[in-house]
């Protein structure tokens, strides 16, 4: 240089054919339980869905470019 995959919460990930409030587990805060701690249970917080632009009535999802990561190849 060429090809392919990938980027969603602090971490690991789901999100089907574009449409119902953007979710789960872990982590964290608070409560409950306990003599106390842990575990369990309940609850809350946490996101410009990598960036910019485009298509569309509507984009995490489709298209273009850019950025980061990974694999293959020369």
């Nucleotide at each position: 240089g060429g090809g392919c995959c990938u980027g969603u919460a602090g971490c690991u990930c789901a999100g089907u054919u574009g449409g119902u409030u953007a979710g789960a587990g872990c982590c964290g805060g608070c409560g409950u339980c306990u003599u106390a701690u842990a575990a369990g249970c309940g609850u809350c917080a946490g996101g410009u869905c990598g960036g910019u632009g485009g298509u569309u009535c509507a984009a995490g999802c489709c298209c273009a470019c850019c950025c980061g990561g990974g694999c293959c190849u020369a």
Source information: This is a predicted structure of a 74-nucleotide RNA (transfer RNA) from a Bacteroidales bacterium. It matches the Rfam family "tRNA". Rfam links the family to the GO term triplet codon-amino acid adaptor activity. The family's RNA type in Rfam is transfer RNA. The RNAcentral record of the sequence draws on ENA.